Notes:
The RNA shown here (Lysine riboswitch aptamer) has 177 nucleotides. The coordinates come from a structure-prediction model, not an experiment, and the mean pLDDT is 76. It was read from a public genome assembly, where an Rfam model found it. Rfam family: Lysine riboswitch aptamer. Rfam describes the family as follows. Riboswitches are metabolite binding domains within certain messenger RNAs that serve as precision sensors for their corresponding targets. Allosteric rearrangement of mRNA structure is mediated by ligand binding, and this results in modulation of gene expression. This family includes riboswitches that sense lysine in a number of genes involved in lysine metabolism, including lysC.
């Protein structure tokens, strides 16, 4: 020097990633509340069906109208923080929404994808093309690997290919040269 292993509160990538509170704007003048007209028997507990509690002829519920008027999830900003599988996302299965069935919503785990950012297109989610996924096509970018070409080398451009289970420095160790 070369391979494989192993270790580490080592590193890189860049419009890089997540989280906290605070602010913005959406959500929405909406949903609730109260009045008011007309009405006349249901309704509410996330939907849909069974149940159960609660409410309702001292007139609800839906509807019109007046006042009063929100929050969850979603997103953005700069800030501290904690990071480079950072976290996203699918899927299962587990807890919670009154009970049980199927949904759906939030949290957890576990598997399986995605190297990052970006542009168009499509479908799915989303109140919303705000955002996010997902497939296809580009475009930039780090990193390795092969080929050309330069060059004494280091190492430079190019083009092709591959994935973060990837790339890199240090140290230990095992082989064989």
């Nucleotide at each position: 020097g070369g391979u494989g292993a192993g270790u580490a509160c080592g590193g890189a990538g860049g419009c890089g990633c997540a989280a906290a509170g605070a602010c913005u704007a959406u959500c929405a003048g909406u949903a609730a509340a109260u009045g008011a007209u007309a009405a006349g028997a249901g309704g509410a507990a996330u939907g849909u069906g069974a149940u159960u509690u609660c409410u309702g002829a001292u007139g609800a519920c839906a509807a019109u109208u007046a006042u009063u008027a929100a929050a969850a999830g979603g997103a953005g900003u700069a800030u501290u923080u904690g990071c480079c599988g950072a976290a996203g996302u699918u899927u299962u299965a587990a807890a919670u929404g009154a009970u049980c069935a199927c949904a759906c919503a939030u949290u957890u785990a576990a598997a399986g994808u995605u190297g990052g950012u970006u542009a168009u297109a499509u479908a799915u989610u989303u109140a919303a093309g705000a955002g996010a996924u997902a497939u296809a096509u580009g475009a930039c970018u780090g990193u390795c690997a092969u080929a050309u070409a330069g060059g004494a080398a280091a190492c430079u451009a190019u083009a092709u290919g591959g994935a973060g289970g990837g790339c890199u420095a240090u140290c230990u160790u095992a082989c064989g040269c």